[in-house]
Parts: sequence; C1' cells; structure tokens
RNA sequence: GGGCGGGUGGCGGAACGGCAAACGCGCACGGCUUAGGACCGUGUGCCGCAAGGCUUGUGGGUUCGAGUCCCACCCCGCCCA
Repeated sequence: GGGCGGGUGGCGGAACGGCAAACGCGCACGGCUUAGGACCGUGUGCCGCAAGGCUUGUGGGUUCGAGUCCCACCCCGCCCA
C1' cells in the first nucleotide's frame, strides 16, 4: 500500500430502515439472614428540579424516518504484498 471484519450505557453484547440500548454482568435500594453469601423484588445511558433535550468512533449524504443504507476519515483485529 491492497482486501476483509469490527467500533452501541460502567463492562460483555443484541437490535428487519420504524419506541435506541433487549439480555447478562456490575451497581443502588429493599426483602430474606444474628450477620454475610446465595436467592428474590424494584431501579439503573447522559444533561436537567421538571418539562424536555441529547446520545450508537468523527464528519457528511440518502430517506417521512438511519445503530442499520451510501461516501470520506480515525481507531482496533485478521489476511495479502
């Protein structure tokens, strides 16, 4: 230099172009316990008192609508040279 795959809450990891973040872990609070572990319940992306706003590596584009499709770039991995 060329080809392919990937980048999503604190972590892992889903998501047909139609409620962004299912599910698991972790965490918070509660239950249980003498106390803890295990187990059970509720909650848990960010900002905000709230209403609401923002968010899928970055910047553009297509579309009524984009995590998803297209373009460029950045980063990681594998292969070729």
Molecule: transfer RNA
Organism: Elusimicrobia bacterium GWA2_69_24